[in-house]
């Protein structure tokens, strides 16, 4: 310089003017009360904070609320090398193994095929205890081509794969038959590592394919629902009490209470509910369960003090951990960030919080750094 790879940084910026949303704090004015105060209402001031690294998907672990918690059995899910992290994950990080790449580096549904069932299309003698298509080799028979029994899997041949490889020895001709090597499985033995696994020695029958991202077996792990969770206040319909008025027709006010009709079922011989699905058992239980039909759908809380965030030190190869010391950074609900003007810019993509986090997939333009490869130069 080309070309890979593999990682990081922000998300225009700075000023000004008017405008949104939460919070704090003052003035001035009003109403109420239980009156050195409390609670509210209306109008100005002024401070101060305000979408993302993916807010997206909803894929997965969670905190938090509520129902449940006393089990067993059976179906279902999930995860699948070791070893640490972390609340916890199917998630990071390191490393093992395999597999791709010249490399740097990337990928892995990574435990079992000897529990057992499946499949392995066509082609080819034959696809798992296989097999003789063309061959070799040995007798017979025939003038010959050739026919007929044995023998045989070392040569070719089909094919994605064909029951070890290379060389000898033997043999009619072959063949782990047997021998040297190796490669594999099994078993013992040493060494290094926490450990998955490495290396290495020895003995040995010679060597029963692939597929589980097929069903399945192992080995571990798994209540369910979800801020529309789940709390408080207020209000209706009806209806009960008590008080006041009263034009004797009813009205208003406080308080309780919590819709009307119809029909099933059942009150301890349990209706109906609750334990993730089902069953067994078990536990609440006097009302419950359907179809009509009406009322109410407003206001607060939760709601951001977090498994939080920045610095800095200290262990670790690294995820993270510990220890000190500093900040508080959105909380809407017909749902808040707009508009205008001025400088500056190498560039403005991808895109908007709605209980909260920890990931993980997905979608994007610019810059910036390591490290491989090739080329040239010196």
């Nucleotide at each position: 310089c080309g070309a890979g790879u593999c990682g990081g940084c922000a998300g225009g910026g700075c000023g000004a003017c008017c405008g949104c949303a939460g919070u704090g704090g003052g003035c001035a004015g009003u109403g109420c009360c239980g009156u050195u105060g409390g609670c509210g209402c209306u109008g100005g001031c002024g401070a101060u904070u305000g979408a993302g690294g993916a807010a997206a998907g909803u894929c997965c672990g969670g905190a938090c609320u509520c129902c449940g918690c006393a089990g067993g059995g059976c179906a279902g899910g999930g995860u699948g090398g070791u070893u640490g992290u972390u609340a916890a994950c199917g998630g990071c990080a390191a490393c093992c193994c395999g597999g791709g790449g010249c490399g740097a580096c990337c990928c892995g549904c990574g435990g079992g095929a000897c529990a057992g069932u499946g499949c392995c299309a066509c082609a080819g003698a034959g696809a798992a205890c296989a097999g003789a298509c063309c061959g070799c080799c040995u007798g017979g028979u025939g003038c010959a081509a050739g026919c007929c029994a044995g023998g045989u899997a070392a040569g070719g041949g089909u094919g994605a794969a064909a029951c070890g490889g290379u060389g000898g020895u033997g043999u009619a001709a072959g063949a782990g038959a047997c021998c040297a090597c190796c490669a594999g499985c099994a078993c013992c033995c040493c060494g290094g590592g926490u450990g998955a696994c490495c290396g290495g020695g020895g003995u040995g029958g010679c060597u029963c394919g692939g597929u589980a991202a097929a069903c399945c077996c192992c080995a571990c792990c798994c209540g369910g629902a979800g801020c529309a969770a789940g709390g408080c206040c207020a209000a209706g319909a009806g209806g009960g009490a008590g008080c006041c008025g009263c034009a004797c027709g009813c009205g208003g006010c406080u308080c309780c209470u919590g819709c009307g009709c119809a029909g099933g079922c059942g009150a301890u011989c349990g209706a109906g509910g609750g334990c993730g699905g089902c069953c067994c058992g078990c536990c609440c239980g006097a009302g419950u369960c359907u179809g009509c039909g009406g009322g109410u759908a407003g206001g607060c809380c939760g709601c951001a003090c977090g498994a939080g965030c920045c610095c800095g030190u200290c262990g670790g190869c690294g995820a993270c951990g510990g220890c000190g010391g500093g900040c508080c950074a959105a909380g809407a609900u017909g749902g808040a960030u707009g508009g205008u003007c001025g400088c500056c810019u190498g560039a403005g993509a991808c895109a908007g919080a709605a209980u909260c986090c920890g990931g993980c997939u997905u979608a994007c333009g610019g810059c910036c750094g390591g490290c491989u490869c090739g080329u040239c130069c010196g």

Notes:
Bacterial RNase P class A from Herbihabitans rhizosphaerae, 378 nucleotides, folded computationally. Of the family's consensus pairs, 97% are formed in the model. It matches the Rfam family "Bacterial RNase P class A". The family's RNA type in Rfam is ribozyme. Its family is annotated with dimeric ribonuclease P complex, ribonuclease P activity and tRNA processing in the Gene Ontology. The organism belongs to Herbihabitans, within Bacteria.